[in-house]
Context: one part of a larger RNA
């Protein structure tokens, strides 16, 4: 000076960074990769329409009763008698709103008046019809879409550093290679075929799951045709593509050859320590053939020589991701590789092959070691994604919020998905600002502390006097970030207004190095100490008390680097 820091004591605020350096220990939950119905066969949900069915409810039309008496037959009975229902008869009372129909008055008609006859109005049941809610079944759409076939994407991003002394890395170059989507230019894009999963019936299992048998689709699968091209040629030839969808805009598919950017592979140099590590090496080391590889090569075989590295330090042992850069310094240099960029390598441990253009953290087998579940026959699982939680440890945050913005995956598109990424949350862990008031103000108050007792000092300090409002608090008010929709952060950040010194200072020294001294108390005890040292009765070095330095929302040990 410097830290990803711990630790003590203190602690207002904000802005931008950081935040398991130890157990690459174990890991509950939740989430961290899917998308496409404009590939295809459908329809488990959910949405819309249409039909029925029930239930209720309004409305219209229709048809019966209603009030009072008698009475028959049920039915009860206390045998006196009652009538809730139920045939059958007789008869009454009110209204007079509307409607037809006829009649009189007045009149030249009309308009008006007055009477009568008949329906009809009210309640309640039954039928029939519509409306529209509400449960169910069914059909249809495809607005949608579980499961499934198919396509692309799960190799990217995210996260550790266990291993690795390596062509890993970093740099400079090299020729025998590869490439899904993009760009660019040529050409084609014909005509068929058989299956399968979903489904549907059974079946076996505790469950994870799995069989049988039968239907089906497709850009799935496969011949067949045609070759601009391409590949192989003994230069005669041989061999090889395609896929459709569709809103009719388009979006696709096949073969070639190029470009872009990415990757495989090889060399040269440079990249830790140890000789108390001196030899190593048999596919080793070279060749020829042959096989694999997108490709060169012992990469791998067969044969055939017998090489090949080494003190310029092999081989062996420790130790370590590497590197831009990070700290230091005047440099040269040393040390170191936490965030942020590139590269590498790992995915519980160890092998292994599949798909795919390209291999495996959220794939697959396999052995293992460890958790789980079980019907004991058998299954599950992998936080070195993001939280978290346990353990370890001197130590390292929330089970947050959002895809508004960037950037990625699928999809023509709307849009889905994204713990990547924006951002809030905590932690003075670092860096940076800010503020805890500013001016006057001497009877130098009281008090403290010390004194030679006169004094000093704390000290313009403080009280008062005035005077600001950063900051707090309230309140109103409100962005940019998004270009037209779209804003998580966020009613945030800014602005105003108001109130009021109001909310806000410790810490660690003070014997010399080293800026800063007296008193008291202890008396080689108790203590201090980086280093010289200090303490045994007048201690500037232990403790306290008062002054003072030095930092300051920090400040002081520690630890490690220069």
């Nucleotide at each position: 000076g410097a830290u990803g820091a711990a630790c003590g004591c203190u602690g207002g605020c904000g802005g931008c960074g950081u935040g398991c350096c130890u157990a690459a220990u174990a890991c509950a939950u939740g989430c961290a990769a899917g998308u496409c119905g404009a590939g295809c066969g459908g329809u488990a949900a959910g949405g819309c329409u249409u039909u029925c069915a029930c239930a209720g409810a309004u409305u219209a039309u229709u048809u019966a009763a209603c009030c009072a008496g008698a009475u028959g037959a049920g039915u009860c009975u206390a045998c006196g008698g009652a009538u809730a229902c139920u045939g059958u008869c007789u008869g009454c009372a009110g209204c007079g709103a509307u409607g037809a129909c006829c009649c009189c008055c007045c009149g030249g008609c009309u308009a008006g008046g007055g009477a009568g006859u008949c329906a009809a109005a009210g309640u309640u049941g039954a039928a029939u019809a519509a409306u529209g809610c509400g449960u169910g079944a069914a059909a249809g759409u495809a607005c949608a879409c579980g499961a499934g076939c198919g396509g692309c994407g799960g190799a990217c991003g995210g996260c550790u550093g266990a291993g690795u002394a390596a062509c890993a890395c970093g740099u400079a170059g090299g020729a025998a290679c590869g490439u899904a989507c993009c760009c660019c230019a040529a050409a084609c894009u014909g005509a068929g075929g058989g299956a399968u999963a979903a489904g549907c019936a059974c079946c076996a299992g505790a469950a994870a799951u799995g069989g049988u048998g039968u239907c089906u689709a497709a850009u799935a699968c496969c011949g067949c045709a045609u070759g601009u091209g391409c590949u192989c040629u003994u230069c005669g030839g041989a061999g090889u593509a395609a896929a459709g969808c569709u809103a009719c805009g388009g979006c696709g598919g096949u073969u070639u050859g190029g470009g872009a950017a990415c990757g495989g592979c090889c060399u040269g140099c440079g990249c830790a320590a140890g000789a108390u590590u001196a030899g190593c090496u048999u596919g080793u080391u070279g060749g020829u053939g042959a096989g694999g590889u997108a490709a060169u090569g012992g990469c791998u075989c067969a044969c055939c020589a017998a090489g090949g590295c080494g003190a310029c330090g092999a081989u062996c042992u420790u130790u370590a991701g590497c590197u831009g850069g990070u700290c230091u310094g005047a440099g040269a240099g040393g040390a170191u590789g936490a965030c942020c960029a590139g590269c590498c390598a790992g995915a519980c441990u160890g092998g292994g092959a599949c798909u795919g253009a390209g291999a495996a953290c959220g794939g697959c087998c396999c052995a293992g070691a460890c958790u789980c579940c079980u019907a004991c026959g058998g299954g599950a699982g992998g936080c070195a994604g993001c939280a978290g939680u346990a353990g370890g440890g001197a130590a390292u945050u929330u089970u947050c919020c959002a895809c508004a913005a960037u950037g990625g995956g699928g999809g023509c598109a709307a849009c889905c998905c994204u713990g990547a990424c924006g951002g809030a949350g905590c932690a003075a862990c670092g860096c940076c600002g800010c503020g805890u008031g500013c001016a006057g103000g001497a009877u130098g108050a009281a008090g403290g502390c010390u004194c030679u007792c006169g004094g000093g000092u704390c000290g313009u300090a403080a009280a008062c006097u005035g005077c600001u409002u950063u900051u707090a608090u309230a309140u109103g008010u409100g962005a940019a970030g998004a270009u037209u929709u779209u804003g998580a952060c966020g009613g945030u950040a800014g602005c105003a207004u108001a109130u009021g010194a109001a909310u806000a200072a410790g810490g660690a020294u003070c014997g010399g190095c080293u800026a800063a001294c007296u008193c008291c108390g202890u008396g080689c005890c108790a203590g201090c100490a980086g280093c010289c040292g200090c303490g045994g009765u007048c201690a500037u070095a232990c403790g306290g008390g008062g002054g003072a330095u030095c930092c300051a929302a920090g400040c002081g040990u520690u630890a490690u680097c220069c």
Predicted 3D model of a 562-nucleotide part of an RNA (small-subunit ribosomal RNA, 5' domain) from an uncultured bacterium. RNAcentral holds the full RNA, with entries from Greengenes. Model confidence (mean pLDDT): 81 of 100. It matches the Rfam family "Bacterial small subunit ribosomal RNA". Gene Ontology terms of the family: ribosome and structural constituent of ribosome.